Context: one part of a larger RNA
RNA sequence: CACCGCCCGUCACACCAUGGGAGCGGGUUCUGCCAGAAGUAGUUAGCCUAACCGUAAGGAGGGCGAUUACCACGGCAGGGUUCGUGACUGGGGUGAAGUCGUAACAAGGUAGCCGUAGGGGAACCUGCGGCUGGAUCACCUCCUU
Repeated sequence: CACCGCCCGUCACACCAUGGGAGCGGGUUCUGCCAGAAGUAGUUAGCCUAACCGUAAGGAGGGCGAUUACCACGGCAGGGUUCGUGACUGGGGUGAAGUCGUAACAAGGUAGCCGUAGGGGAACCUGCGGCUGGAUCACCUCCUU
């Protein structure tokens, strides 16, 4: 590259990340309960026992066993948190270019915009209220030269 301009939204295609999602799987943590190895400590009617005491019987001490407490791993139930995954679903971003229209930019061909309500394939349309960041024409008031 200057209206043969600019430009908006739906739709279609591709890719990217993301929200929701019946759920599913994992990490971590908390609470309650069950269970409780080994070890340590306590208790001990049972069994065993060379050193000490005793002439002896026996005793002391020790060991085994039993039992109680603490407790690792484990199990059950429930909760927190986090990661991954999930049919389906919501919008978002990017893309040479495609489809439908033409909403905005000039008075953009119904001035535009803001708020709100309703409606519509889509940009949008309509009602009500507000703003000028509206073009054009005319008039009034004020200021400056």
Molecule: small-subunit ribosomal RNA, 3' minor domain
Organism: uncultured bacterium